A computed fold for an 83-nucleotide RNA from Pseudoroseomonas ludipueritiae, annotated as Glycine riboswitch aptamer. The model forms 90% of the base pairs in the Rfam consensus.
[in-house]
RNA sequence: CCUCUGGAAAGCCCGGCUUCAAAACCGGCACCGACGGAGUAAGGCGCAUCCCGCGCUGAAUCUCUCAGGUCAUCGGACAGAGG
Repeated sequence: CCUCUGGAAAGCCCGGCUUCAAAACCGGCACCGACGGAGUAAGGCGCAUCCCGCGCUGAAUCUCUCAGGUCAUCGGACAGAGG
């Protein structure tokens, strides 16, 4: 990296248009974090050095929700088996 398997959270929200519809589109408010994205500790490096410090680097399942998502389906971090 490929294949298969398992795999959570949160409005089947309200109005319009439309419809078989819980789909699509427009407007509105409320939510979720496990596609993605962003921020970040200790530590390391450098500057300064009386003290307080400054800059770069540096992880996530933590945090933020831009994106994405909020019946099912799809997707899905991560895990298992095989190649």